[in-house]
Molecule: transfer RNA
Organism: bovine gut metagenome
RNA sequence: UGUUAGCUCAGGGGUAGAGCAAGUGACUCUUAAUCAUUGGGUCGAGGGUUCGAAUCCCUUACAGU
Numbered sequence: 001u002g003u004u005a006g007c008u009c010a011g012g013g014g015u016a017g018a019g020c021a022a023g024u025g026a027c028u029c030u031u032a033a034u035c036a037u038u039g040g041g042u043c044g045a046g047g048g049u050u051c052g053a054a055u056c057c058c059u060u061a062c063a064g065u
């Protein structure tokens, strides 16, 4: 310094998103490509502050420098 969807990453107080991947449908003689759509997250763990925490504070685990 980082840890957030299967992977790569956004989001730095108002209740979590993108790309890729996966499922389904359309198209196609078939596949691929393309288009549409759907699902998928106890935000590393525990505690604190707050009306409200992925976000702020403390501790801790793992990884990197």
Base pairs, nucleotide, nucleotide: 001063002062003061006020007019008018009017014051022038023037024036025035026034044060045059046058047057048056